[in-house]
RNA sequence: GAUUUAUAGAGAAGAGGGGAGAGAUUAGGCUCUGUGAACCUCUAGCAACCCUUCGCCGCUGGCGAAAAAGGUGCUAAUACCUAACCCAAACUGACUCCGAUUUAUAUC
Numbered sequence: 001g002a003u004u005u006a007u008a009g010a011g012a013a014g015a016g017g018g019g020a021g022a023g024a025u026u027a028g029g030c031u032c033u034g035u036g037a038a039c040c041u042c043u044a045g046c047a048a049c050c051c052u053u054c055g056c057c058g059c060u061g062g063c064g065a066a067a068a069a070g071g072u073g074c075u076a077a078u079a080c081c082u083a084a085c086c087c088a089a090a091c092u093g094a095c096u097c098c099g100a101u102u103u104a105u106a107u108c
Stems, first nucleotide, its partner, number of pairs: 005106004013043005021032003025084005044075003049071002052066006079102001085099001
């Protein structure tokens, strides 16, 4: 970098450094930010994807339970919202549903 599968309306803080941006990309919004952004370090925490233990089943796998030492990850707002695909409905408009795309995390 590509790719399989799963998940994405829950959850979780401080300190030091740093010094103006940040919220994935583009566009339009909206929000956070000198009462200190991004980023780095330390500590703490959240969660249960991998790993570990146990039980069951239709046993290349699946479901459930336990633990949270290990491997990641995460700790503003639905992935902040909409569009960046298609279809349906529709005079216009609004609303709703389904799937898909993109992105993120884990994993093959």